[in-house]
RNA sequence: GUGGGCGACACGGGGUGCCGAAUCCUCUCGGCUGAGAUCAGACCCGCUGAACCUGACCAGUUAGUACUGGCGGAGGGAUGUCCAUCAUGCCGUCG
Numbered sequence: 001g002u003g004g005g006c007g008a009c010a011c012g013g014g015g016u017g018c019c020g021a022a023u024c025c026u027c028u029c030g031g032c033u034g035a036g037a038u039c040a041g042a043c044c045c046g047c048u049g050a051a052c053c054u055g056a057c058c059a060g061u062u063a064g065u066a067c068u069g070g071c072g073g074a075g076g077g078a079u080g081u082c083c084a085u086c087a088u089g090c091c092g093u094c095g
Stems, first nucleotide, its partner, number of pairs: 001088004007082004011046004016040001017032005052076003057070004
């Protein structure tokens, strides 16, 4: 010099469903799955991009839902710096 990089900071992206009850505008309470179901300034993700969206359907399951799988080597999708540290090229010096 180059490449990777746990972690950190700042910035940015994203989702918030289903069932039941109450109530009156919901970001209320209980249950289910989940990291998270607008309990958050929380959780997850930021190109090595399944965080998330589109496609909107299929199969299974369930009290009911993406709850599970397929779709999906389909398409889209939000970055900068520092750094523990790892690997490696070149030059110089010494042996």
The RNA shown here (TPP riboswitch aptamer (THI element)) has 95 nucleotides and comes from Williamsia sp. Taxonomically the source falls in Williamsia (Bacteria, Actinomycetota, Actinomycetes, Mycobacteriales). The prediction has a mean pLDDT of 75.